Predicted 3D model of a 77-nucleotide RNA (transfer RNA) from an Anaerolineae bacterium.
It matches the Rfam family "tRNA". About the family: Transfer RNA (tRNA) molecules are approximately 80 nucleotides in length.
The sequence was found in a public genome assembly.
The prediction has a mean pLDDT of 82.
[in-house]
RNA sequence: GGGCCCGUGGUGUAGACGGAGAACAUACCGGCCUGUCAAGCCGAAGAUCGCGGGUUCAAGUCCCGUCGGGCCCGCCA
Numbered sequence: 001g002g003g004c005c006c007g008u009g010g011u012g013u014a015g016a017c018g019g020a021g022a023a024c025a026u027a028c029c030g031g032c033c034u035g036u037c038a039a040g041c042c043g044a045a046g047a048u049c050g051c052g053g054g055u056u057c058a059a060g061u062c063c064c065g066u067c068g069g070g071c072c073c074g075c076c077a
Base pairs, nucleotide, nucleotide: 001073002072003071004070005069006068007067010026011025012024013023019057029043030042031041032040050066051065052064053063054062
């Protein structure tokens, strides 16, 4: 340098055939329960879907560019 894959709440993931309040687990916070803690139950908050642009009535999803990570190949030595 070329190709492929990944990037989504604090953390780990799902969603990838475009359709439309982005889901689950866990952590944190509040409440219930308990003599207390844990466990359990209920609730709340939390995501520019890496970034920029394009297509579209509509983009996490398609296209282009770019950044970061991983794998493979190539080049130099």